Small-subunit ribosomal RNA, 3' major domain from uncultured Treponema sp., 478 nucleotides, folded computationally. The organism belongs to Treponema, within Bacteria. The coordinates come from a structure-prediction model, not an experiment, and the mean pLDDT is 84.

Context: one part of a larger RNA
């Protein structure tokens, strides 16, 4: 100087408390451990691994296993020699890779020789490796933590390590600001500048809108038209403790109030200082070293990554009446669509099929929002709750759904009656609850990322638990 303390002081955070809803019990989904296996590819492992890399394993992916091939190679550059346009098509053998012969075809320049370019074979340089080392590395990332800290120049103090500044008195979300001070300044952080959202002015109106006028319909901005309104999207304005009162040290600031769409950082996002964990990643990529080179490379078929006495994490669905079922009936936002979205109409109980209008989309489609509200029924029961499991019949995608897809219909109807110890999230348009969209994607979503609808309760307080900041103290630790 740090680090640590079941030392002290001050302070903060859904840290506790006050509340609301969960997890832990059940079934299923998914990840992991373990076990099994020819293989169940690899990585991630307290917090900071475990719906994580994976934004989608039937083949492919794929790195694993078994078997069958191949050796200048699936891919790149260049050289030598030989041969040949390239290329397309079907046939035979085979699981295919591949092999065999066949048909069509005949590049550019040049009269030609030949040259250029390309392909095939042979040879030799080389290729190749998701092989090892993240404790050799770059890059990227997690975490402490959006915590308020981390430093430097000069000066001063100290033999020195180092200190001072950065401590102190107030204050703040903040090393934020004020005052004081052997310090005076400065940098990286904080804040602001950026984006979205909330109010408003101007400009601009088509595909959006419709107040007045006219036409028109069963109805409808449907039509003429309009530029008011909604909305769209570009440029501005607006919030600054600016104003008033009080407290305070005549400061910074705090408390209350006015006006205002918004008030003291308005709400949300992006943004992550010096560093810590030899944290993670050699399997995104790059890369040193080491290793393989008829194999640890590469091609193919099939299998596996989907196994299952068990254990854990994360979720979904429930255990019902604030509910289930049936009927009629409202109101979103944000997206997305051409090898695409696919309307109306028709067929089917349905998944879906036929159909093909319109739309590169403020135009047309996906598209039905759902919960809510209304009417009826069920009456506390393992039930008209719950839907696992299993049988049968189908639909769709795709060469192909046996291993191993999703969905539909009929039948079946398991556990489960609110969950031990323990434990998690959340302070407002939040939790809870309800549906919708998108990426990936042929197909496959209970996951992820977004979007809106309905919409709470509670916070006395900081003694305690956890994490953190500043000052101080003890130490046999560095």
């Nucleotide at each position: 100087u740090g680090a640590c303390g079941g030392g002290g002081g001050c302070c903060c955070g859904c840290a506790c408390a006050a509340g609301c809803g969960g997890u832990g019990g059940a079934g299923c989904a998914u990840g992991u451990g373990g076990u099994u296996u020819a293989a169940u590819u690899c990585g991630a492992u307290g917090g900071u691994a475990c719906g994580c890399g994976a934004g989608g394993a039937a083949c492919c992916u794929u790195a694993c296993c078994u078997g069958g091939g191949u050796u200048u190679g699936a891919c790149a550059u260049a050289c030598a020699c030989a041969c040949u346009g390239a290329u397309a098509c079907a046939a035979u053998a085979g699981a295919g890779a591949u092999a065999u012969g066949g048909u069509a075809g005949c590049g550019c320049a040049g009269c030609a020789a030949u040259g250029c370019g390309a392909g095939u074979g042979u040879g030799a340089a080389c290729a190749g490796g998701u092989g090892c080392u993240g404790c050799a590395u770059g890059g990227c990332u997690g975490u402490c933590g959006u915590c308020a800290g981390c430093u430097c120049g000069u000066g001063c103090c100290g033999u020195g390590a180092g200190g001072u500044g950065u401590u102190g008195g107030g204050u703040u979300a903040a090393g934020u600001c004020c005052c004081g001070c052997a310090a005076c300044g400065a940098g990286c952080g904080c804040a602001a500048c950026c984006c979205c959202u909330a109010c408003u002015g101007c400009c601009a109106g088509u595909u959006a809108c419709c107040a007045a006028c006219a036409g028109g319909u069963a109805a409808a901005g449907c039509u003429g038209g309009g530029g008011a309104c909604u909305c769209u999207g570009g440029c501005g304005g607006a919030a600054c403790u600016g104003c008033c009162g009080g407290u305070g040290a005549c400061a910074a600031a705090c408390c209350g109030g006015a006006g205002g769409a918004a008030g003291g950082u308005g709400g949300g996002g992006a943004u992550g200082a010096c560093g810590u964990c030899a944290a993670g990643u050699c399997a995104u990529c790059a890369u040193g070293g080491c290793c393989c080179u008829u194999a640890u490379g590469u091609c193919c078929a099939g299998g596996g990554c989907u196994a299952c006495a068990c254990a854990c994490g994360u979720g979904c669905u429930a255990c019902a009446a604030u509910g289930g079922u049936a009927g009629a009936u409202a109101c979103a936002g944000a997206g997305u669509g051409a090898a695409g979205c696919g309307a109306a109409g028709c067929g089917g109980c349905g998944a879906c099929g036929c159909g093909g209008a319109g739309c590169a989309a403020a135009a047309c489609g996906c598209a039905a929002a759902a919960a809510a509200g209304c009417u009826a029924u069920c009456g506390u029961a393992g039930u008209u709750c719950g839907g696992a499991u299993c049988g049968g019949a189908g639909u769709c995608u795709g060469a192909a759904a046996c291993c191993c897809g999703a969905c539909u219909c009929c039948g079946u109807g398991a556990a489960g009656u609110u969950g031990g110890a323990a434990u998690c999230g959340c302070u407002a348009g939040u939790a809870a609850u309800c549906g919708c969209g998108c990426a990936u994607c042929a197909g496959c979503a209970c996951g992820g990322c977004g979007c809106g609808g309905u919409g709470a309760a509670u916070a006395c307080g900081u003694u305690c638990c956890c994490g953190g900041g500043c000052c101080u103290u003890g130490u046999a630790c560095a």